Small-subunit ribosomal RNA, 5' domain from an uncultured bacterium, 544 nucleotides, folded computationally. The full RNA is in RNAcentral, with records from ENA. The coordinates come from a structure-prediction model, not an experiment, and the mean pLDDT is 85.

[in-house]
Context: one part of a larger RNA
């Protein structure tokens, strides 16, 4: 000097940050990941209203093609936590991949033909306390399945070029194999069918496919670099290589059979203890030494082991299975969960906050969009927790008032301090006015360019208008009264600014160190006076 603190005494206003360092303890309750009806079949109800009818019930429009599930697609591998575990499959840095992957996005190319077979949802039988099942029957898709086609792709099998670490790689050309698709929406009648006009026609967008590039993320493997302890000296059989297979997106003992007997080690293996690394932070004049909240990149975890599926990507915080440990439900037969998400709760602790508000903007997922989700985010709450402002008044006033305190009893000090006068009006307080943050997406509306058979739809552009703000009646800006509401805290032997009285008598007490205190204590309590700092001062911890 610091500091995610902590504790005493004390507190007036605001920015702007910042707050479980302990129990990776265990959690009530609510909410943190859905969206698409322009993919797909179906399809309520309350409630209003009409009709019949004594009534009770019925059947008919709305309610609505709406909710509430279901199929199907994207998406949930981002985004938020946390730091247990890891001393090296991490992390930092520099490469390497001729050994590889990349869904959405963009640019090119070429397609999208032709046909089947089912299953939820729904019905309806049944079964279970529930959680959930089981059988029959009946439907559709951008859901699944066959076939065509193949410009590329892949494989093999041949021949050529060109490079090369001599292991390929990269390219050509030739036969033969395998391997794709889905469609929905607006417009329109120029072609086709049927013909008023639809449409499986045409056109626009969008969505499929398959190749090639690209961009973005990523796997993988090298060389350094990066704790301590030799009071740890040998460790090691899938161990080290090699063949040949498996497996992967892809290299390799990653995994298997065979065969070899290797590899590592005082340049510190093995072992054991601690630790998330890093940009950085803190001190320091550097060197360097400490540390790694908050913020960024990586990485690893999601009750504890362990395992796979789907997927473009997981071995998957709110996903599945299995085991265990705990909690909860139960009709005992069974089943139900996992805050290291934002909030809260109980424990542990010296110690760390609100079960708030809003999607307005920034991002994000779904959607053609309108939107809808979104505790990511923006913001309010709470804490002097840090840092930076500001403010508790300004002038003027001696008979140096009253009182304290001290005296050598003369007086000196608190002290222009106080009271009085004269002013100001920061910030609180009351009352008026009020924001930037918000232009974009979207609608509506001219024009203009494209598409096209179209003066149609629909896409771009330019130009006018409207519409949207949680914070928030807040920042901020005027007005209104009024010095009116706003100073504490160590410290005064020396280190180290700052002195006397009074009490106490080695007691009772201080104390970073040195030492005070045994009757004249500037060191212990008080009190007046002064020192330092001040909305803070002191104390402990911890670092340099």
């Nucleotide at each position: 000097a610091a500091c995610g603190a902590a504790c005493g005494c004390u507190g007036g206003c605001g920015g702007c940050g910042u707050g479980c360092c302990u129990a990776a303890c265990a959690c009530a309750u609510g909410c943190a990941a859905g969206u698409c009806g322009c993919g797909c079949g179906a399809g309520a109800a309350c409630a209003g209203g009409g009709a019949g009818g004594c009534a009770a019930c019925u059947c008919c429009c709305u309610c609505a093609g709406u909710a509430a599930a279901g199929c199907g697609g994207c998406g949930a591998a981002c985004g938020g936590g946390u730091g247990a575990g890891u001393a090296a499959u991490a992390c930092g840095u520099a490469g390497g991949u001729a050994a590889c992957c990349u869904a959405c996005c963009c640019u090119c190319g070429a397609g999208a033909c032709c046909g089947g077979g089912a299953u939820a949802a729904c019905c309806u039988a049944c079964c279970g306390a529930a959680a959930g099942g089981u059988g029959g029957g009946c439907u559709a898709a951008u859901g699944c399945c066959g076939g065509a086609u193949a410009u590329g792709a892949c494989c093999a099998c041949g021949g050529g070029a060109g490079u090369u670490u001599c292991g390929g790689c990269u390219u050509c050309c030739g036969c033969g194999g395998u391997g794709a698709a889905a469609g929905c929406u607006g417009g329109c009648c120029u072609c086709u069918g049927c013909u008023u006009g639809c449409a499986c026609g045409c056109u626009a967008g969008u969505a499929c496919u398959c190749g090639a590039g690209g961009a973005u993320g990523g796997g993988c493997c090298u060389g350094c670099g990066c704790g301590c302890c030799a009071u740890u000296a040998g460790c090691u059989a899938g161990u080290u290589g090699g063949c040949g297979g498996g497996g992967u997106a892809a290299u390799g003992g990653c995994c298997c059979a065979c065969c070899a007997a290797g590899g590592c080690u005082a340049u510190g293996a093995u072992g054991g203890c601690u630790a998330g690394c890093u940009g950085g932070u803190c001190u320091g004049a550097g060197a360097g030494g400490a540390u790694g909240g908050c913020c960024a990149g990586c990485c690893a975890c999601a009750c504890u082991g362990g395992g796979a599926c789907u997927g473009a990507a997981a071995c998957a915080c709110g996903g599945c299975c299995c085991a265990g440990a705990c909690u909860c439900c139960u009709a005992c037969g069974g089943g139900a969960g996992g805050c290291a998400g934002c909030a809260g709760u109980g424990g542990g602790g010296g110690a760390u906050a609100u079960u708030g508000c809003g999607c307005a903007a920034u991002g994000g997922g779904c959607g053609a969009a309108a939107g809808c989700c979104u505790g990511a985010c923006g913001c309010a709450g709470c804490g002097a927790c840090g840092c930076c402002g500001c403010g508790u008044g300004g002038g003027u006033g001696a008979u140096g008032a009253a009182g304290g305190c001290c005296u050598u009893c003369g007086g000196g000090u608190c002290g222009u301090a106080a009271a009085g006068c004269c002013c100001u009006g920061u910030c609180g307080a009351g009352g008026g006015g009020g924001a930037c943050g918000a232009a974009a997406c979207g609608g509506c509306u001219u024009c203009g360019a494209u598409c096209g058979a179209a003066u149609a739809c629909g896409u771009c552009g330019a130009g006018g208008c409207c519409c949207u703000g949680a914070c928030g009646g807040u920042a901020c800006c005027c007005c209104u009264a009024a010095a009116g509401g706003a100073a504490g805290c160590a410290c005064c032997g020396g280190c180290u600014a700052a002195c006397u009285c009074c009490g106490u008598g080695c007691c009772a007490g201080c104390a970073g160190c040195c030492g005070c205190g045994g009757u004249a204590a500037u060191a212990c309590g008080g009190a007046g006076g002064g020192u330092g700092c001040g909305a803070g001062c002191g104390u402990u911890g911890u670092u340099c």